[in-house]
RNA sequence: GUCCCCGUAGCUCAAUUGGAUAGAGCGUCGGCCUCCGAAGCCGAAGGUUAGUGGUUCGAAUCCACUCGGGGAUACCA
Numbered sequence: 001g002u003c004c005c006c007g008u009a010g011c012u013c014a015a016u017u018g019g020a021u022a023g024a025g026c027g028u029c030g031g032c033c034u035c036c037g038a039a040g041c042c043g044a045a046g047g048u049u050a051g052u053g054g055u056u057c058g059a060a061u062c063c064a065c066u067c068g069g070g071g072a073u074a075c076c077a
Stems, first nucleotide, its partner, number of pairs: 001073007010026004019057001028044005050066005
């Protein structure tokens, strides 16, 4: 350099294969409980779905480019 895969909440992963308001567990915060904690229960916050543009009535999902991570391969005489 070329090709392939991946990028969604702080972390690990979903989202019925294009459908309306993107969810779950853990974690964090608050409350209940307890003498105090842990456990348990209730609630809340937390998202530019890596970014930009495009296709479409509609995009996390499809297309192009860019960025980042991982992998494969080549540079011959």
This is a predicted structure of a 77-nucleotide RNA (transfer RNA) from a Planctomycetota bacterium. Rfam family: tRNA.